RNA sequence: GCCGCCAUCGUAUAGUGGUAGUAUCGGGGCCUGUGGAGCCCUGGGCAAGGGUUCGAUUCCCUUUGGCGGCC
Numbered sequence: 001g002c003c004g005c006c007a008u009c010g011u012a013u014a015g016u017g018g019u020a021g022u023a024u025c026g027g028g029g030c031c032u033g034u035g036g037a038g039c040c041c042u043g044g045g046c047a048a049g050g051g052u053u054c055g056a057u058u059c060c061c062u063u064u065g066g067c068g069g070c071c
Stems, first nucleotide, its partner, number of pairs: 001070007010024004018054001025043006047063005
C1' cells in the first nucleotide's frame, strides 16, 4: 500500500428493513431470625457523517477504532 472481518446498555451476547432483547450490573420493593440466596418492579445501549426507503441497528458510500491476510 491492497483486501477481508468486526463495532449493540458499565461488561458479555442475540437481533439483518417495521418503535432493540437476554444475562450480568445499578436503584427500589417483597420474602427472611439475618442475608450476598429466591421473587417482582425499574434504569441504562445500536462508533461518526451522508445516501436509499413511507420506515435503517439492519442495505449502500465515506471516516474512525480494533483484528486478520497478501506484498
Molecule: transfer RNA
Organism: Nitrososphaeria archaeon